Predicted 3D model of a 349-nucleotide part of an RNA (small-subunit ribosomal RNA, central domain) from uncultured bacterium DA054. It matches the Rfam family "Bacterial small subunit ribosomal RNA". The full RNA is in RNAcentral, with records from ENA and SILVA.
Context: one part of a larger RNA
RNA sequence: CUGGGCGUAAAGGGUGCGUAGGCGGUGCGGUAAGUCUGUUGUGAAAGCCCACGGCUCAACCGUGGAGUGCAUUGGAAACUGCCGUACUUGAGUGCAGGAGAGAAGAGCGGAAUUCCAGGUGUAGCGGUGAAAUGCGUAGAUAUCUGGAGGAACACCUGUGGCGAAGGCGGCUCUUUGGCCUGUAACUGACGCUGAGGCACGAAAGCUAGGGGAGCAAACAGGAUUAGAUACCCUGGUAGUCCUAGCCGUAAACGAUGAGUGCUAGGUGUGGGGGGUACCCAAUCCCUUCGUGCCGUAGCUAACGCAUUAAGCACUCCGCCUGGGGAGUACGGCCGCAAGGCUGAAACUC
Numbered sequence: 001c002u003g004g005g006c007g008u009a010a011a012g013g014g015u016g017c018g019u020a021g022g023c024g025g026u027g028c029g030g031u032a033a034g035u036c037u038g039u040u041g042u043g044a045a046a047g048c049c050c051a052c053g054g055c056u057c058a059a060c061c062g063u064g065g066a067g068u069g070c071a072u073u074g075g076a077a078a079c080u081g082c083c084g085u086a087c088u089u090g091a092g093u094g095c096a097g098g099a100g101a102g103a104a105g106a107g108c109g110g111a112a113u114u115c116c117a118g119g120u121g122u123a124g125c126g127g128u129g130a131a132a133u134g135c136g137u138a139g140a141u142a143u144c145u146g147g148a149g150g151a152a153c154a155c156c157u158g159u160g161g162c163g164a165a166g167g168c169g170g171c172u173c174u175u176u177g178g179c180c181u182g183u184a185a186c187u188g189a190c191g192c193u194g195a196g197g198c199a200c201g202a203a204a205g206c207u208a209g210g211g212g213a214g215c216a217a218a219c220a221g222g223a224u225u226a227g228a229u230a231c232c233c234u235g236g237u238a239g240u241c242c243u244a245g246c247c248g249u250a251a252a253c254g255a256u257g258a259g260u261g262c263u264a265g266g267u268g269u270g271g272g273g274g275g276u277a278c279c280c281a282a283u284c285c286c287u288u289c290g291u292g293c294c295g296u297a298g299c300u301a302a303c304g305c306a307u308u309a310a311g312c313a314c315u316c317c318g319c320c321u322g323g324g325g326a327g328u329a330c331g332g333c334c335g336c337a338a339g340g341c342u343g344a345a346a347c348u349c
Base pairs, nucleotide, nucleotide: 003321004320005319006318007303008302012317014200015199016198017197021193022192023191025087026086027085028084029083030082031081033080034079035076036075037074038073040071041070042069049065050064051063052062053061054060090190091187092186093185094183095182096181097180098179102176103175104174105173106172107171108170109153114148115147116146117145118144119143120142124135125134161168162167205246206245207244208243209242210241214240215239219235220234221233222232257316258315259314260313261312262311265294266293267292268291269290270289271288272287273286274285275284298305299304322349323348324347331342332341333340334339
């Protein structure tokens, strides 16, 4: 390489958009590049392979054949390609409706913590397994009134919803993306995937400026302990928050790439449509999109998966090929740095 694989054994890229490329619906006509078939030439000899023959056999030798392929020319037209034309079921648009923590900006609200001022009030408070550090007669804790400030939004809340993923949850307004349903008016294959590329990307971290209530790496102290650089307690700085810019990672997980078609059912739930009923609602039935559970066939090493497939198939991309060394070294690219991406070998079992 061929091959076999990728939920848990090695292996799905963190996610999207999309370039090249690969692949691609239905009918008719054309073409003949691929494809199939014939002709001619070439494919030196020797050798290899096949058949036959000659040395008693064999080695050896002789004769003939074959020879992937390339070129040439004639033909076939099912399939692929190409050209033309038409179609509507794939895809998209329009029209009429619908749900939603989807995104960005601005404004607003209440509860709670902390702090400040004042009132009441007096000896404790706090904390733990028990304590101590700590706070408090300079009046704490508790309680009431007023104020300041920051961050997060209880109940509703739901294997509920939305988003490509990361993720998104108080309320209102503005701007804005996607999705679902019905209809079948319009376009007429406009599609799928996607190496590179571009964009997005939790937390932590970085740069500059702000902000800082609570929490809290580091750090300090008190305990525990043989020790205790921990677990527990009292404090506490970065940080957590905002603006602008970097970083680009993760158990970025469904450890399951995307798309299309096909293959028993049952049951719950969210959004829409239709019917039954009828005053409406409820109920029941059908349908569609999503999200769960159970389960048939089938699959699987088993566990399990099972119309949301890990079943049956096709298309395209990514990835794996014994463990350690090692996601290391070197080189390159990126980054302010931290580091990231790409990514070996010796040696060893």